[in-house]
RNA sequence: GCUACCGAGGAGCGUUGCGACCUGAAGCCCCCCAACCGGGGUGUCAGGCCAGGCUCGGCGGCGGGUCGACCUCACAACGGCGCUCACUCACG
Numbered sequence: 001g002c003u004a005c006c007g008a009g010g011a012g013c014g015u016u017g018c019g020a021c022c023u024g025a026a027g028c029c030c031c032c033c034a035a036c037c038g039g040g041g042u043g044u045c046a047g048g049c050c051a052g053g054c055u056c057g058g059c060g061g062c063g064g065g066u067c068g069a070c071c072u073c074a075c076a077a078c079g080g081c082g083c084u085c086a087c088u089c090a091c092g
Stems, first nucleotide, its partner, number of pairs: 001062003005058005010085006018053001021048005027042005052078001
């Protein structure tokens, strides 16, 4: 630095929908066949689903750096739109 899993960042309802995911059709490519049929891949388009996909921490894996050891360190900032609740502060 990348990444799997776990946890946290208070919560509910509604809504739009990018990416990812799922499904389908055209076209193209490949396999099988005498041929049709069938199967696979790709994937412009359409539909479905969709507002923790982000960050931090724990733990492991991979990679890089470092001669090695020791010490120190702290917990946040964000998350489309509308409504509601919770929590905190202030005012009445």
Molecule: SAH (S-adenosyl-L-homocysteine) riboswitch aptamer
Organism: uncultured Thiodictyon sp.